[in-house]
Context: one part of a larger RNA
Formats: sequence, structure tokens, C1' cells
RNA sequence: AGCGUAUGGGGAAUGCCUAGGCUCUCAGAGGCGAAGAAGGACGUGAUAAGCUGCGAAAAGCUGCGGGGAUUGGCACACACGAAUUGAUCCGUAGAUAUCCGAAUGGGGCAACCCACUAUAUUGAAGAUAUAGUAUCCUUUAAGGAGGCGAACCCGGAGAACUGAAACAUCUAAGUACCCGGAGGAGAAGAAAACAAAAGUGAUUCCGUUAGUAGUGGCGAGCGAACGCGGAUUAGCCCAAACCAGUGUUGUUACGGCAAUACUGGGGUUGUAGGACCACGCCAUUAGAAGCAUGAUGAAUUAGAACUGUUUGGAAAGACAGGCCAUAGACGGUGAUAGCCCGGUAUAAGUAAAGAAUGUGGAUAUAGUGGUAUCCUGAGUAGUGCGGGACACGAGUAAUCCUGUAUGAAUUUGUCGGGACCAUCCGAUAAGGCUAAAUACUCCUGAGAGACCGAUAGUGAACUAGUACCGUGAGGGAAAGGUGAAAAGAACCCUGAAUAAGGGAGUGAAAUAGAACCUGAAACCAUACGCUU
Repeated sequence: AGCGUAUGGGGAAUGCCUAGGCUCUCAGAGGCGAAGAAGGACGUGAUAAGCUGCGAAAAGCUGCGGGGAUUGGCACACACGAAUUGAUCCGUAGAUAUCCGAAUGGGGCAACCCACUAUAUUGAAGAUAUAGUAUCCUUUAAGGAGGCGAACCCGGAGAACUGAAACAUCUAAGUACCCGGAGGAGAAGAAAACAAAAGUGAUUCCGUUAGUAGUGGCGAGCGAACGCGGAUUAGCCCAAACCAGUGUUGUUACGGCAAUACUGGGGUUGUAGGACCACGCCAUUAGAAGCAUGAUGAAUUAGAACUGUUUGGAAAGACAGGCCAUAGACGGUGAUAGCCCGGUAUAAGUAAAGAAUGUGGAUAUAGUGGUAUCCUGAGUAGUGCGGGACACGAGUAAUCCUGUAUGAAUUUGUCGGGACCAUCCGAUAAGGCUAAAUACUCCUGAGAGACCGAUAGUGAACUAGUACCGUGAGGGAAAGGUGAAAAGAACCCUGAAUAAGGGAGUGAAAUAGAACCUGAAACCAUACGCUU
């Protein structure tokens, strides 16, 4: 020096664990805000740096309900207190709630500075206290808005990388980003719809039709509908004609007439309907407020049944014999417990609230016949030019939207059925509302997992969006485990020592000693053996 064996150091893998995550299901909730939010700053404890709570009434104050012995959060210890005259705690309703922040009296480098008006403390100056003083909208009043919030929804505006194996039409994609708006959903919606010789009957969503018909530098790609099967179902209201009233204006022969605006009645559709005329009549259906009963509903309450022996530090294990079960879910207890504890099945209870039922009856809602006249949404439909949307890239290009220029008809009307024309069929545009089936989850409760188990799972199991980095936008960690119980090692010794160690003691175990479960490898050392 090498190899081997043994014992240690070092190191943190591995195993086991879970207090935290991840993904879902069911139910709830789906908003908060000028009555000052979300989010913060600063305070607040006997002692108090951090987290949590709270706000100068400051780890809290009050009422009511529950509960029944401890208690002053995480968080030990000491001091000092509170509590059967019912504390702590739980539920619920209130009070308080500094300063900043939409921030709103003015300003401002957020958490700061400086005012005005009224009243009070004074008679005044100054100071202090209380209240008020922003802007915009509107129907002008006891009004509304503003800001924040995870996704979902509608609208406006709108890329590029990329793909086409290059690239320009095309694609990516009406995606991302930005802006506006709404709600618990939003949007859409009661045919100027589809269809095809037969019929359907608002919208939305799912499956299929179907990667079909199409579209496409006919490249890459894009990509329906009819029909069928389901989910859920719900239909309505104006404008106008006509009648009446009120105001204003014009005119007048002072009787009125006309115009215009508003209000009330009327009326709402395709088998055309309505006004109008005639007949008939409160028929049918729905149903608000209020009242009564009241399931449910916060904290909460009751809630069955086991002992012995044995191993062990410890019994829930083993053995033996029992018991309960509308409860053998789950968790804990010194190892694995239906019967030890908390619970569980079940039953009971109740403030606010309140489904549903009954009552009530405001209110809304209809018919028949006639056809002369009147009404039935105009800068609209359509058309030219230019764009866009439709699966559809101008194409044979219908349909929808409209920047620009034009511009009808009036029920014997008009539009559509994928150029266009005829026949036939369908519908009734140019006003509006509408639940459900559908989408989502910042959040609450209950539960689940052939999900993770500390380099995993959230970035974050722990003072984590913390420490730290960056002028800033922003980036962004590491870090879990003594033991059943602190019983956390009195006392002695070595030592300079409050370092460290050796005894002693605790404990089942201290090679479980706080640098603490297990404790692999690299690496280091000691002892012994062999070889050189």
C1' cells in the first nucleotide's frame, strides 16, 4: 500500500407515516360596494418579534338561544386574573370599526398635508369637537351610478408564430391580447321557418346523419343541413285603423273645425286578422297582496352492547366464554377495539327564514255572421358599387348584415323554396318580452378516488407568494417525523467553558438525547487477518 472481516464516524437514500395537495360527485351559494368594498397601512396582549383575531369600546363590548366546568388563540413557562351570581366555547342579532383605498371638501410622492360652511367650548383671535362640502345621470326623490371579483356569457376591436414540408390566396382564427356590458346563468326564441307532391310546427342542448353533401393555390385544409332518436317544454305584449279626454297652436260665421303632442279604451293575425255593422255574453282558464296551517330549518340533546386468562413497557393481539345491532361508517386510545372514548343508525329540538296546502279574490283572458270603406311597422324591402357573415375563398351564388348611391308595393299586396322564369307550395319582414332543458366554480357543506406521499402532490404539509434577487414589470426557494407520555437527563466528574464528553437517573428502547424514527452508498478512521 492493496484485499478481507469487524466496529465506528459521515451522509442522507430507502421504508413507514401524514398535518397538505390533486381530481371528481351530490347539495348549497352565485356576488361584495358611497350604510364606504376587495386589498392594505398603523395600532391593539402584564410581558409580544412573527402568524391569527380585533380596531382608540382594539386576542375584544351587548342582547337572545345553546351548553355546564373549566379558562385568558398559535404557545410552553412565570406573574396576575376570570368562572355554578354559569365563565371559556358554539349559534344568531347588534354595537364599535383609526388611516389609505372607487375614495368622494382641495391637494398629494397611498396610509400624509391644508381648507371652507353650520353649531358648541369663549365676547374676539387662535385652537379643538361634531356634522356637512366630489363628479355624472335622471322621472328632481327618502333616487341611481362609479370600484372589486375565478371561470362561464354577449357585443366591439383584432394579431403573429405556425401549417401548406418555401410562400403570397388559404391556415393558425375570429384564436390570443385589449375594450364595453349583463346575470346566476347569459345568448337565442314563438316562422316573411323548413320541406317536397308527404308533411313538420318557437328557441336551446345532446346523440346520429357524417368526416357525408359541399368548399378548397380542388393544395394544406375547412366542413354543414334535411331527416331520425332524446333532454326540456309556454307562450305572449305593442304600433296602426276606430272611440274618448287633456294641453298647445292656427282659424272662425264664436256653434265649432283643423293640426300637433300626450293619456285612456280598442286591437295584435295567414284557414289572413282587426277596425266598422249586426248577434250573443260574463262562459272558460290563470291568478297577486293578505290570512291560516305549516314540512323543512342554527347552535344543540338523547343514543345499545365485555369480561377473564395469557404474551408484552403497554392489549385493541392470542386463548376462553358472552352481549348489542334501524348503530360492523369513520377517527382516537401505550400494537390490530361493533360492545373504552368521540361518534354512527335512529329519534328529538329550535330563532330568523320558509317549500307546500287551504282560504282569498285584486287582476288578466273568449265567441258567431257580414263585407262597401279603413288599418296591419318606409328612407324600409329591393337594386348598383365596396366589404363582411353564412361549411360555401365571386363562383351558377341564392340567403343574412351594411359603408355608399338610389329606391317600391299595400291584401287582386309582399317575401321565400340556392342564378333566373313559370306553375305549385310555404310564410306574413321592416316593433318588443319570454321560464326550462345548456355553460362555469373565487366560495360553503357532505362524500369519493386501481390520485400524490415531502426532489412527489399546489410554487407553498413549516412565520410562502415568505426569505432572497431585480430600478421596475417580474422572478422566486429551501425547510415535515424524539417518545405512549417530557418522564426533555436531579446530582457528580473531566474540561477555561453556558462547548463537548464520562458516570448517575428516566424510559420498552438513549446507537430514541433534542444536530433526536428507520439510517443505504460515496468518503474517512480504528482493530485484526492475509498478501506484497